[in-house]
RNA sequence: GUCCCGCUGGUGUAGUGGCAGCACAGGAAUCUCCAAAAUUCCGAGUGGGAGUUCGAUUCUCUCGCGGGAUG
Numbered sequence: 001g002u003c004c005c006g007c008u009g010g011u012g013u014a015g016u017g018g019c020a021g022c023a024c025a026g027g028a029a030u031c032u033c034c035a036a037a038a039u040u041c042c043g044a045g046u047g048g049g050a051g052u053u054c055g056a057u058u059c060u061c062u063c064g065c066g067g068g069a070u071g
Stems, first nucleotide, its partner, number of pairs: 001070007010024004018054001026042005047063005
């Protein structure tokens, strides 16, 4: 240089055009003499920009970041 893959809460991940879900972590409540455990509840996310579409995490382009293949 060329080509390929990935980017989603604090962390790890699912979601192949129609409500963004799960686990862990965090906070609160109940329980307890106190704490732990347990139960219930809560907040928090689609890398930036543009395009297509009634509608984009999803499709297209571009930029950024990370990884890989090749010479």
Molecule: transfer RNA
Organism: Gallionellaceae bacterium